[in-house]
RNA sequence: CGUCGAUAAGGGCAAACCGGUCGCGAGGCCGGGACGCAAAGCCAUGGGUCUCCCGCACGGGAGAUCGCCAGGCUGCCGAC
Numbered sequence: 001c002g003u004c005g006a007u008a009a010g011g012g013c014a015a016a017c018c019g020g021u022c023g024c025g026a027g028g029c030c031g032g033g034a035c036g037c038a039a040a041g042c043c044a045u046g047g048g049u050c051u052c053c054c055g056c057a058c059g060g061g062a063g064a065u066c067g068c069c070a071g072g073c074u075g076c077c078g079a080c
Base pairs, nucleotide, nucleotide: 002080003079004078005077012037013036017032018031019030020029021028022027035067041073042072043071045070046069047068048065049064050063051062052061053060054059
């Protein structure tokens, strides 16, 4: 440096749900809480799903979701 994730070691994150708060909403944030996660770290780039708006429809616009899939960037330990 590359690939891999068995065995450890040190650890890390935090689903549902509950409380508070922001948002038209999907949902976000804070606290509690752990279903799980070797990237459950970051990125909305391509899809998917969800929300709002325009429109007769086709369609279009604006958002959300990275713990849906793929991709990109970065990282601890160990094996080869």